[in-house]
Context: one part of a larger RNA
């Protein structure tokens, strides 16, 4: 920009893309079959291997703003407690996200048309003949069916809602006053969205985000005091104290006031 008015919503799907794999064991049955060795076809069940897609409840990671232990060192007068620096100083766990080693799920069922192949019925050509009219079956393969994108499919669908019915001036081309809808944007506060743009949520008639409270996880017994012990330390106060990204709540902060865009009935 189109897609013959403008806009919010739900959609068909022509094309396109994905996906498509196997193996073992039980059963039927030691049965048909075989002189025997051996040994199924058909169907019925269970279990995996590799490959996808999702997702994090469970195991395992990793979590540099979580909680503990620790060495040197330097500071906060100084004890004690803290904090700075040393590769996040090192060291043991560890929420939320992100993951895979971890969970769950997938190729399927089925249908249509065939391939080689195996058939009716059956003539030229009294037979034969599966073919020359006709009519079956027949694959992991192809169409469909599954999963994804798809109307720039310009052939530009479709279906539902919602909005705008003012005037004057010119041969025209336009101009001038009025008016500005539905909607959408700009800004703000932000997201299991994301380079950015988009794409979602909210914006006081508010839970968007922060802050607060409550819980929930983590981490392991805070400081202080207070007993024991000469001390190092232990023990009790006490499942103690702190606790990022997690739930829930609560207008306390901050989403203020507002701008803009898009018109007027549509060849």
């Nucleotide at each position: 920009c189109g897609c013959a008015g403008g806009a919010a919503a739900u959609u068909u799907g022509a094309c396109a893309g994905g996906a498509g794999c196997u193996c073992u064991c039980c059963u039927c049955a030691g049965u048909a079959c075989g002189a025997g060795a051996g040994g199924a076809c058909c169907g019925g069940g269970a279990g995996g291997g590799a490959c996808g897609c999702a997702c994090c409840u469970c195991u395992a990671g990793u979590g540099u703003g979580c909680c503990g232990g620790u060495u040197g060192u330097c500071a906060c007068g100084c004890c004690a407690g803290u904090g700075g620096c040393a590769c996040u100083g090192c060291c043991g766990g560890g929420u939320a996200g992100c993951u895979a080693u971890g969970u769950g799920c997938g190729g399927a069922c089925g249908g249509g048309a065939u391939a080689a192949c195996c058939g009716c019925u059956g003539a030229a050509a009294g037979c034969a003949u599966a073919u020359a009219a006709g009519c079956g079956g027949g694959a992991a393969g192809c169409c469909c069916a599954c999963c994804u994108g798809a109307a720039g499919a310009u052939g530009a669908g479709a279906u539902u809602u919602c909005c705008c019915u003012g005037g004057g001036c010119g041969c025209a081309a336009g101009c001038c006053c009025c008016u500005g809808a539905a909607g959408g944007u700009c800004c703000g506060u932000c997201g299991a969205a994301g380079a950015c743009g988009a794409c979602g949520a909210c914006g006081u008639u508010g839970a968007u985000a922060g802050g607060c409270a409550g819980g929930g996880u983590g981490u392991g017994g805070a400081a202080g005091c207070g007993c024991a012990g000469c001390a190092a330390u232990g023990c009790g106060u006490g499942a103690a104290g702190c606790u990022u990204a997690c739930c829930u709540g609560u207008a306390c902060u901050a989403a203020u006031u507002g701008a803009c865009c898009g018109u007027g009935c549509g060849g």